The RNA shown here (small-subunit ribosomal RNA) has 1425 nucleotides and comes from an uncultured bacterium. Rfam family: Bacterial small subunit ribosomal RNA. Its family is annotated with structural constituent of ribosome and ribosome in the Gene Ontology.
RNA sequence: UAGCGGCGAACGGGUGAGUAACACGUGAGCAACCUGCCCCGGCCACUGGGAUAACAGGGGGAAACCCCUGCUAAUACCGGGUACGCAGGUUCCCUCGCCUGGGGGAACUUGGAAAGGAGCAAUCCGGACCGGGAUGGGCUCGCGGCCUAUCAGCUAGUUGGUGAGGUAACGGCCCACCAAGGCGACGACGGGUAGCCGGCCUGAGAGGGUGGUCGGCCACACUGGGACUGAGACACGGCCCAGACUCCUACGGGGGGCAGCAGUUGGGAAUCUUGCGCAAUGGGGGAAACCCUGACGCAGCGACGCCGCGUGGGUGAGGAAGGCCUUCGGGUCGUAAAGCCCUUUUCUCGGAGAAGAACGCUCACAGCUAAUCCCUGUGGGCCUGACGGUAUCCGAGGAAUAAGCCCCGGCUAACUCUGUGCCAGCAGCCGCGGUAAGACAGAGGGGGCAAGCGUUGUCCGGAAUUACUGGGCGUAAAGGGCGCGUAGGUGGGGCCGUAAGUCGGCGGUGAAAUGUCCACAGCUCAACUGGGACACUGCCGCCGAGACUGCGGCUCUUGAGUACGGGAGAGGGAAGUGGAAUGGCUGGUGUAGCGGUGAAAUGCGUAGAGAUCAGCCAGAACACCCGUGGCGAAGGCGGCUUCCUGGACCGAGACUGACGCUGAGGCGCGAAAGCUAGGGGAGCGAACGGGAUUAGAUACCCCGGUAGUCCUAGCCGUAAACGAUGGUCACUAGGUGUUGGAGGUAUCGACCCCUCCAGUGCCGGAGCUAACGUGUUAAGUGACCCGCCUGGGGAGUACGGCCGCAAGGUUGAAACUCAAAGGAAUUGACGGGGGCCCGCACAAGCGGUGGAGGAUGUGGUUCAAUUCGAUGCUACGCGAAGAACCUUACCAGGGCUUGACAUCCCGCGAACCCGCUGGAAACAGGGGGGUGCCGGGUAACCGGAGCGCGGAGACAGGUGGUGCAUGGCAGUCGUCAGCUCGUGUCGUGAGAUGUUGGGUUAAGUUCCGCAACGAGCGCAACCCCUGCUGCAUGUUGCUACCGGGUAAUGCCGAGCACUCAUGCGGAACUGCCGGAGCAAUCCGGAGGAAGGUGGGGAUGACGUCAUGUCCGCAUGCCCCUUACGUCCUGGGCUACACACAUCCUACAAUGGGCGGUACAGAGGGUUGCAAGAGCGUGAGCUGGAGCCAAUCCCACAAAGCCGCCCCCAGUUCGGAUUGUAGGCUGCAACUCGCCUACAUGAAGUCGGAAUCGCUAGUAACCGCCGGUCAGCAACACGGCGGUGAAUACGUUCCCGGGCCUUGUACACACCGCCCGUCAAGCGAUGGGAGUCGGCUCCACCCGAAGCCACUGGCCCAACCGGUUUUCCGGAGGGAGGUGUCGAAGGUGGGGUCGGCGACUGGCGCUAAGUCGUAACAAGGUAACC
Repeated sequence: UAGCGGCGAACGGGUGAGUAACACGUGAGCAACCUGCCCCGGCCACUGGGAUAACAGGGGGAAACCCCUGCUAAUACCGGGUACGCAGGUUCCCUCGCCUGGGGGAACUUGGAAAGGAGCAAUCCGGACCGGGAUGGGCUCGCGGCCUAUCAGCUAGUUGGUGAGGUAACGGCCCACCAAGGCGACGACGGGUAGCCGGCCUGAGAGGGUGGUCGGCCACACUGGGACUGAGACACGGCCCAGACUCCUACGGGGGGCAGCAGUUGGGAAUCUUGCGCAAUGGGGGAAACCCUGACGCAGCGACGCCGCGUGGGUGAGGAAGGCCUUCGGGUCGUAAAGCCCUUUUCUCGGAGAAGAACGCUCACAGCUAAUCCCUGUGGGCCUGACGGUAUCCGAGGAAUAAGCCCCGGCUAACUCUGUGCCAGCAGCCGCGGUAAGACAGAGGGGGCAAGCGUUGUCCGGAAUUACUGGGCGUAAAGGGCGCGUAGGUGGGGCCGUAAGUCGGCGGUGAAAUGUCCACAGCUCAACUGGGACACUGCCGCCGAGACUGCGGCUCUUGAGUACGGGAGAGGGAAGUGGAAUGGCUGGUGUAGCGGUGAAAUGCGUAGAGAUCAGCCAGAACACCCGUGGCGAAGGCGGCUUCCUGGACCGAGACUGACGCUGAGGCGCGAAAGCUAGGGGAGCGAACGGGAUUAGAUACCCCGGUAGUCCUAGCCGUAAACGAUGGUCACUAGGUGUUGGAGGUAUCGACCCCUCCAGUGCCGGAGCUAACGUGUUAAGUGACCCGCCUGGGGAGUACGGCCGCAAGGUUGAAACUCAAAGGAAUUGACGGGGGCCCGCACAAGCGGUGGAGGAUGUGGUUCAAUUCGAUGCUACGCGAAGAACCUUACCAGGGCUUGACAUCCCGCGAACCCGCUGGAAACAGGGGGGUGCCGGGUAACCGGAGCGCGGAGACAGGUGGUGCAUGGCAGUCGUCAGCUCGUGUCGUGAGAUGUUGGGUUAAGUUCCGCAACGAGCGCAACCCCUGCUGCAUGUUGCUACCGGGUAAUGCCGAGCACUCAUGCGGAACUGCCGGAGCAAUCCGGAGGAAGGUGGGGAUGACGUCAUGUCCGCAUGCCCCUUACGUCCUGGGCUACACACAUCCUACAAUGGGCGGUACAGAGGGUUGCAAGAGCGUGAGCUGGAGCCAAUCCCACAAAGCCGCCCCCAGUUCGGAUUGUAGGCUGCAACUCGCCUACAUGAAGUCGGAAUCGCUAGUAACCGCCGGUCAGCAACACGGCGGUGAAUACGUUCCCGGGCCUUGUACACACCGCCCGUCAAGCGAUGGGAGUCGGCUCCACCCGAAGCCACUGGCCCAACCGGUUUUCCGGAGGGAGGUGUCGAAGGUGGGGUCGGCGACUGGCGCUAAGUCGUAACAAGGUAACC
């Protein structure tokens, strides 16, 4: 080393596929069992036999391996003997017990054992049997732990019995026969999912989730089947068969099974080294040395987790540099850095260097023994370390080697700048981003954690959001449509018993680990490890208690019921019967319409309708009575009569004796519509036809009209089947009606009145409720039972089941999608809701606009440009209170670039004036004259201020953008009467009250009332003008008296009386009277210049319209910078086929023309107004008195009045347009001014639909003035006066507004919201001819291995017998064969789940699609079921 033999290999290690099961957990049981090695006790080991590996020889095969012959040993194998108390049988005795029975004993009978080895030996190691122990297992039972009922019935070895077999053992485990059972709503059977537990995570707990590491159990070992060996397996690294896969092959045939440790590959978001060692612990073998051991001990990799440590400490302000921000002052990073002074864990280098080791071997001694040995102990010596020169220690060096990640809109701790511009992007939820983003991106700064930090996934929590602890159901999701009743749940008083529940004590168990605790112990600490205690809330047993529940028994009457006496009722069913009405038919009278509507038409009618009278017929429904009246369980029930019938109530108080309550399933009833069959059919009336309405009108309205509505029989089984409120019982303030009944009192009489019971309403307290509300008829307080809910949509849909004739009903999801859907209440807003009340809102009235011509503005168009803004009311004669240039912002062209303008610096020059050249000018070039002021200095000259020129750079400049970044100012609601606050009170709250109510007012003005009391901003008043008056002052105003003067005039003296002017006062307050009224106040009256705010103005609350304005001004940000700045010339803003708005002038006689003649107010005037005078037809010109203005001027006011003409006409109306000639301003009137004269004389004869203003000194009509301005397109605008009306019944209607109330699905608020079809895109899904697959069941076919059974012939050492004994036979065994069973496979048929599927159905989602308008306000036809 091979082989024989023994033991092990069933342990250890891995995995979680399968398994819903006695698999697991827990507690019991086995009187129904096994247990190698180990321990204790007893006893035995006698005597024989035949083989066979290795080995040798031969052979086959590529190999795996195999075959033949020959030799040999054993603790291998086989006989014989012996043997118990062992095993089997029969009989009997004792004892015990929880059923079968257990234990012990006796007699007879049958059966069964063994092995030796080492050593000289002692002895040691073994062998057999029996009994016991220990350990490990097997089996049985109670209880416990998943989802699904769209799985409701399952079952043939099924359930039991008898017998036999099998097993270690019970058993239908297996077989034969017999019986017909067994399981199931307390969930059988089926489907899906899953290893179970100790524990772990979470949670206050109860609970929920989970089963990775460690530990226990189970199952599995490529998939399926099978047995063998063995104490133990149906056996991970054993065998056989089948299958799939893979490898080798010489094609004949063979090999393989990492869910062992490493490692590889694949998959994946993702998971390690093909390491060291048996030194320790443990296991197997061995007498031992020792061998084996990817168990294990270590090391390696991964921040994967937990724990510990470090990346330095102190000092340091000119607060450095730099970054970022900035209001440009500064702030911040920040003592942070640098610098200086220290320390050395870690690091590097050098040195020292463990514990973990005990065993084992050996020597000596002691104990044990008679003694040595063995064994035990003590001591000496020797030997054993993978980790590892590691931990640890010492020395040296030096701040040296060491910081990231997330976040900064709210939740949630932390803010700025820049970039971006609904882009790019963010996002856990809400949501950010469309030019100034704390939300994107970057940066600075900050916050949080830290060798980590974020993200993702999963679980629990918060979530009382499945509610046992601990929820709900009137309106938020949720009461079954209603009853009867099965199972079940639950249940009145007393006594006795029992002890299942319950409570107490004790015992057993609840493994260890984990958990909690400890000044506990070991690693420097901790994590970790060790020790102790507690806990493990559970299960089992014993003992006890007896209140409560249960159970058994007895009993009671109050719950419940029965009988009796009464009365009420549209309760139900059937039969009969009545009148009114409607319709029809017949007849009579009678004539032209009837009918219908918002208005009509269709329809009916001269063939006689409608109307009316009489008669007849038919069907349906029952007026009045009739009532928040009655009855019924609900649906529901209504003429009258009769019959049949259910229930409730009241009254007495007899009887039964808890008989009660509820009620899953089940059964029955169940409006309307609908269905089947047969009747019936008057009226009404889906569908349908017609007429209207309308944009349309498949509607609303009208004329017709079929099913149906009615009856009988049978289905259907729904509803907003509602009180949106399940049933029963008890308790808990009242008030007031009403129905039925009884009683009391009193009375002629229950007619008032009182009490009780039963029902039915209203109001209301406590309580309850989110509120609304409810409130003895509960939605209060309790008890019991049932049903139901768990975000919206998808959807009461799909699939499946059940029911139905059908329609459909019932049960009832998911995918997907949304960030809500809802309830109640609040404040608003709104309503084709209501009430009250205002306003020139309507009405009444006057005059206009819309038609014409013209003017002006706007739209549009055009243009090089027609600059810009304003756009319903609230833009449009608006910004414009003055566009020919200028203005001017626009266009074309020509120029300038520190600029036309501001500040600062440098140089030169005074400023400035005159004129020259080019040019359209701007501008460019060049010439001449001129020398000022301040300071210094004699002067030359120097310096300075101002101004000019040149230059450089900071900067200027922008009518470029954003009025959605703003200030300011303004418009509008609206001169409307409102809008708020403090305190108090009410309400959980939003909020209400006050402020509402009754009066009153122009008014939230005021009075009264009132849980309010006060107050503020508004209203009013105070202010201005005007109307009367007093006083003062009288010039430039005035002029009565006096005087003077003139043709005349306040012209002059004079006066200030009057007018007037200026200033200061007075006056009016509902004060007075009458009436009404509580008052406020209103009506009337007096007086008064004025009367009820005298008239007018100024004055505009909180707010609304992202109203208007960046082009008045200011201003953030953005943009332009030889141009988006600036200068100039010219053009444009003045265009013109049109349209609109606002005006002017007209159309004429209340007028036009001409002549004459009166009377204002308020203004303006010195670069101005300008008189008288002269010239001109005139515009105007010449001229210049006067006036800085109560003085002078503009400046004659006009309408009016008087007189004349015109005579109704496109005119003596009207004046556009055009021509000519002029005037004026201006540098300049061509584009593009105004005026004058003459000439020309257009449209237009009073204006469609529609629409505006005005209520008194107003409208209307008339002129005058002013600002702007050279002039003027002004007919505009702002003022002024003159003349001077009409009408208002009234509040129905239109518009706007105020207050109260109501509804609301509106709240960017009705210009709101919102529905359905269609069209488009995307998504998921149902059906679908079929097709493919998974799982599974049934029947049959085939049938491997193997166990079992049988088996003719064949083969075979031991043992037995015979004997012809190298033979034969027997027992037994083997191969082979047959059979039962039997995996895989096959055939056929089911079930179930899933994939795909032409086509098809709906559904969901998606900024701006189509059609309509259904719903929300009475949503314009109330809505809904």
The sequence is in RNAcentral, with records from Greengenes.